[in-house]
Context: one part of a larger RNA
RNA sequence: CCCGCGACACGACGAAAAGACCCCAGAACCUUUACUGUAUCCUGGUAUUGAAUUUUGGUCCGAUUUGUGUAGGAUAGGUGGAAGACUUUGAAGCUUAGGCGCUAGCUUAGGCUGAGUCAUCGGUGAAAUACCACCCUAAUUGUAUUAAAAUUCUAACCCUGUACCAUGAAACUGGUCGGGGAACAGUUCCAGGUGGGCAGUUUGACUGGGGCGGUUUCCUCUUAAAAGAUAACAGAGGAGUUCAAAGGUUGGCUCAAGGCGGUCGGCAAUCGCCUUUUGAGCGCAAGAGCAUAAGCCAGCCUAACUGUGCGUCCGACAGGACAAGCAGAUACGAAAGUAGGAUCUAGUGAUCCGGUGGUACCUCGGGGGAGGGCCAUCGCUCAACGAAUAAUAGGUACUCUGGGGAUAACAGGCUUAUCGGACUCGAGAGUUCACAUCGACAGUCCGGUUUGGCACCUCGAUGUCGGCUCAUCGCAUCCUGGGGGUGGAGAAGCUCCCAAGGGUCCGGCUGUUCGCCGGUUAAAGCGGUACGCGAGCUGGGUUUAGAACGUCGUGAGACAGUUCGGUCUCUAUCGGUCGUGGG
Numbered sequence: 001c002c003c004g005c006g007a008c009a010c011g012a013c014g015a016a017a018a019g020a021c022c023c024c025a026g027a028a029c030c031u032u033u034a035c036u037g038u039a040u041c042c043u044g045g046u047a048u049u050g051a052a053u054u055u056u057g058g059u060c061c062g063a064u065u066u067g068u069g070u071a072g073g074a075u076a077g078g079u080g081g082a083a084g085a086c087u088u089u090g091a092a093g094c095u096u097a098g099g100c101g102c103u104a105g106c107u108u109a110g111g112c113u114g115a116g117u118c119a120u121c122g123g124u125g126a127a128a129u130a131c132c133a134c135c136c137u138a139a140u141u142g143u144a145u146u147a148a149a150a151u152u153c154u155a156a157c158c159c160u161g162u163a164c165c166a167u168g169a170a171a172c173u174g175g176u177c178g179g180g181g182a183a184c185a186g187u188u189c190c191a192g193g194u195g196g197g198c199a200g201u202u203u204g205a206c207u208g209g210g211g212c213g214g215u216u217u218c219c220u221c222u223u224a225a226a227a228g229a230u231a232a233c234a235g236a237g238g239a240g241u242u243c244a245a246a247g248g249u250u251g252g253c254u255c256a257a258g259g260c261g262g263u264c265g266g267c268a269a270u271c272g273c274c275u276u277u278u279g280a281g282c283g284c285a286a287g288a289g290c291a292u293a294a295g296c297c298a299g300c301c302u303a304a305c306u307g308u309g310c311g312u313c314c315g316a317c318a319g320g321a322c323a324a325g326c327a328g329a330u331a332c333g334a335a336a337g338u339a340g341g342a343u344c345u346a347g348u349g350a351u352c353c354g355g356u357g358g359u360a361c362c363u364c365g366g367g368g369g370a371g372g373g374c375c376a377u378c379g380c381u382c383a384a385c386g387a388a389u390a391a392u393a394g395g396u397a398c399u400c401u402g403g404g405g406a407u408a409a410c411a412g413g414c415u416u417a418u419c420g421g422a423c424u425c426g427a428g429a430g431u432u433c434a435c436a437u438c439g440a441c442a443g444u445c446c447g448g449u450u451u452g453g454c455a456c457c458u459c460g461a462u463g464u465c466g467g468c469u470c471a472u473c474g475c476a477u478c479c480u481g482g483g484g485g486u487g488g489a490g491a492a493g494c495u496c497c498c499a500a501g502g503g504u505c506c507g508g509c510u511g512u513u514c515g516c517c518g519g520u521u522a523a524a525g526c527g528g529u530a531c532g533c534g535a536g537c538u539g540g541g542u543u544u545a546g547a548a549c550g551u552c553g554u555g556a557g558a559c560a561g562u563u564c565g566g567u568c569u570c571u572a573u574c575g576g577u578c579g580u581g582g583g
Base pairs, nucleotide, nucleotide: 001583002582003581004580005579006578007577008576010575011574012573014570015569022404023403024402025401026400027399028396029395030394031393034201035200036199037198038197041193042192043191044190045189047187048186050153051152052151053150054149055148056147057146058145059144061142062141063140064139065138067136068104077135078134079133080132081131084118085117086116093112094111095110096109097108098107099106100105157181158180159179160178161177163176164175165174166173204216205215206214213233217239218238219237220236221235222234240385241283242342243341247301248300249299250298251297252296253295255279257275258274259273260272261271281290282289284347286345287344288343305328306327307326308325311322312321313320314319317386330339331338332337353379354378355377356376357375358374359373361372362371363370364369411458412456413454414453415452417451419447420446421445422444423443424442428438429437465540466538467537468536470532471529472528473527474526475525478503479502480501481498482497483496484495485494486493505519506518507517508516509515546564547563548562549561550559551558552557
């Protein structure tokens, strides 16, 4: 070196299971004061559903009454007819009782008595309840009808009988005969309410993983790299309006600040002079702009108009912005002219659906009317602001599916803020003396053991803390060894240099690593090795399903809060290592 055999499990990011954690998309169950429904239940109406009485309402018809402005015999309801009407079938008057009433009277019934009473005539808008007819207002009463309530009934309907029959052992059903309830209940249809009992669903996105927080449309500046454009959870701020003058035009004016002077008057009020190109002001953030003013004041006004629109700019589109000129009507100005809001850039919302005014285009056989169109206008913090619906929240550790190393937790990688170490400088401490020892403020490096940042391999799986077993390496050395310095007398130390050969404890508490404590030791080193080592062991912790406490939540449930319990699979193919045999 080649070929075996027996072992061991370090590696083959070993096998197994399209990762259960995390994220994305979907699903399923569960919850509720999410949304929308719905079973059930309640209430009302209607049908099944009938009779009688009483009471209280409504309506039609009949009868009887009822009616007061002023003037006027006096309590004149309206209109028409009408010259006479009523009266021994009892007029006027008196009296008793009742009703109405504006307290003046009207009216009904009974009694006494016995012959008249009223109208036409004057006054009134209207003439006689003298008489007749039709009506109005209000009231009483009667019939009919209707509604409600109460009570009663029985025949619907419901319940029931050890009775009888079909029928025979029974049950059911039907009939006969009884009992009880009763037009209620039950049931149909319609409507209102209630309704996680049940059902279908929703519960946004961005995001240096996700959640929590923040943001989401528009304007200004920087980033932005001297055209324009240009991102980030980059750095700063604003808007969701206001104004009938803060608009148009014509004419005029010049601000802020400082200095000096000047009554009360002061740092600062009003007044005068000088300096002053803009530092003021322009409703509101910033930028740009503006003194020929766009700033300030005054006069007159309403162009903060209607119909259009050459030509341009920005934008993927939608859309946004500018705009000469023409026609009509107008304001100011002597005129030329200017004026279709505001110094400019924010002050916003598509479509559908619907409202209002106009128009008279379409449809509906004619009339009446209705629906739609067109023009104008109104209703959205549709703010997740290019707006999915008129309308929508949560839990899952009981979970599931499809995916992702496009994205987190372990480990690795890069980085090294943080961490650990070394060095430079040397203010100072060290009685004196920077450097025996310590060393501020700073600076230059190294390491890659901490906490992080990034998200580069791995989510068709790289098992995670600690312990056990077995280790191996580094040296920034804990002991042992060799040296230098000392603020080293000796002893014991301090500090630096060389050095990795060997060594580097036993217990108590805790799952602990760590740490504290007890007792030893020459010493009880610090680190790397997937925070070495689970196809070597364990499984106490963390991190499934059960259960409980505290807290939070209406709840389902949740908690780097606690507590008890809780399946650790693999027969070794290759490399590797150990032992052994043959060549």
Large-subunit ribosomal RNA, domain V from a Candidatus Omnitrophota bacterium, 583 nucleotides, folded computationally. Lineage of the source: Bacteria > Pseudomonadati > Candidatus Omnitrophota. RNAcentral holds the full RNA, with entries from ENA.